[in-house]
Molecule: Bacterial large signal recognition particle RNA
Organism: Pseudomonadota bacterium
RNA sequence: UCGUGCUAGAUGGGGAGGUAGCGGUGCCCUGUAACCCGCAAGCCGCUGUAGCGGGAUCGAAGUCCCUUCUGAGGUGCGUCUUUUUGGGAAUGCGGUAGGAUAAGUGGCGAUGAAGAUCAGGUCCUGCGCAAUGGAGACUUGCAAACCCCGUCAGGACCGGAAGGUAGCAGCGGUAAGCAAGACCCUUCAUGUGCCGCAGGGCAACCUGGUUGGAGCAGGCUGUCCUACUGGCGCCUGGGAAGCGUCAUCGAGGAAGGGUGCACGA
Numbered sequence: 001u002c003g004u005g006c007u008a009g010a011u012g013g014g015g016a017g018g019u020a021g022c023g024g025u026g027c028c029c030u031g032u033a034a035c036c037c038g039c040a041a042g043c044c045g046c047u048g049u050a051g052c053g054g055g056a057u058c059g060a061a062g063u064c065c066c067u068u069c070u071g072a073g074g075u076g077c078g079u080c081u082u083u084u085u086g087g088g089a090a091u092g093c094g095g096u097a098g099g100a101u102a103a104g105u106g107g108c109g110a111u112g113a114a115g116a117u118c119a120g121g122u123c124c125u126g127c128g129c130a131a132u133g134g135a136g137a138c139u140u141g142c143a144a145a146c147c148c149c150g151u152c153a154g155g156a157c158c159g160g161a162a163g164g165u166a167g168c169a170g171c172g173g174u175a176a177g178c179a180a181g182a183c184c185c186u187u188c189a190u191g192u193g194c195c196g197c198a199g200g201g202c203a204a205c206c207u208g209g210u211u212g213g214a215g216c217a218g219g220c221u222g223u224c225c226u227a228c229u230g231g232c233g234c235c236u237g238g239g240a241a242g243c244g245u246c247a248u249c250g251a252g253g254a255a256g257g258g259u260g261c262a263c264g265a
Stems, first nucleotide, its partner, number of pairs: 001265006009058003012030004020047005035055005064258007073249004077244002080242009092232002094229008103221003107216002115211008123200006129193002131190006138181005148173004156165003
């Protein structure tokens, strides 16, 4: 060096989760040259040589072991960015209301502002007038079977007669009362009055006169103050996505190195 037969080992690996820890089943990633059966999430099997049991194949190298580089993907972290959802906070912005101011603008003012003063009104008391309503009186009409009046036919009564007496119906009238009218008179009342007279009051407002001689007022904008309001911003908790000379695990890939025994030639 070659051949034959073995052995270690290999026949996938990784991440999160779970676990005291390791591996597996389930999820995800990677990847294939990538065995079979049984077991298993209120689990299964083990204990650092950390799946177990049974079978099959390959076998010291393209396949096993180590180192370096690269690296899909996962996980963690963050005075980071965006977004979403709770809580807080009235010292920022915005909104609403009130007050002040008078810079701008508009209004009133030399056909006279503010102020001062006088008078009147609004207010109160009394009286009057008017209005409205009630009652009375007034005018007209109606109005008493008898117990109202007058006249009383007929009839009745008294009388010898003349005559007299009472008197129903009818007719006329009247009382109480009823109805209507009229508003002339009297009286009473009032949630009445652009009414009059007298007295009072006069804080405020209004009107007018006199004086005065330039301001008044606060609609809008501006500025300031106060109160309210959680829309924005601010503080704070949770979720999601992105980002990172960040940390960590890391399949796969590349390069370099290493690897046993027996027999025969």